A computed fold for a 90-nucleotide RNA from Acidovorax temperans, annotated as Glycine riboswitch aptamer. Model confidence (mean pLDDT): 78 of 100.
Order: sequence, then C1' cells, then structure tokens
RNA sequence: AAAUUCAGAUCGGGAGAGAUCGCGUUAAAUCGCGACGCCGAAGGAGCAACCACCCCGGAAACUCUCAGGCAAAAGGACCGGUUUGAAUCG
Repeated sequence: AAAUUCAGAUCGGGAGAGAUCGCGUUAAAUCGCGACGCCGAAGGAGCAACCACCCCGGAAACUCUCAGGCAAAAGGACCGGUUUGAAUCG
C1' cells in the first nucleotide's frame, strides 16, 4: 500500500397495516379524548439454532405488540457509495 471488522458523518435505496367510527374544540382540521380493527423493520421484551465456555456471557428479519405505526410528508431495521477514526492482519 492493500484487505477485513466495528463506529461516526454524509448521499442514495428502503416494506407492512383503517385519510375507520363517535364526541369535543375549531374558520377548517392531519388537534384533544374515547371505541373497534389492523401492521412489524425505531426502541423494548421472550424463545432458540448457533458461538464462546473455568466462571461471567453473546445471539435472528422467529415470537410478543409495552412503545411505535396504519393517505402524502416525516420516521424507518437493513443494504449500497463516499469519507473519517479505531482494531486486526501484514
């Protein structure tokens, strides 16, 4: 120099499910409260293959739906590009 991994910044991509109903407020509401139905890919919780194993542990996009969400916008796990830093290898 190159490569791999992790993290930050930035750019691009990025699913699902009632613009449901009632009441209130209001100029009108996407605002407030309540009811029923629904979704999983922020976060959270649970099970577990598996990894590690002296001890302490790690662990899914599966499950739950607490939280969140159900026009658009926003958000969005995750993926890719650029860049910065760290570690490993050399």
NCBI's taxonomy places the organism under Bacteria, Pseudomonadati, Betaproteobacteria, Comamonadaceae, Acidovorax. RNAcentral holds the sequence, with entries from Rfam and Ribocentre.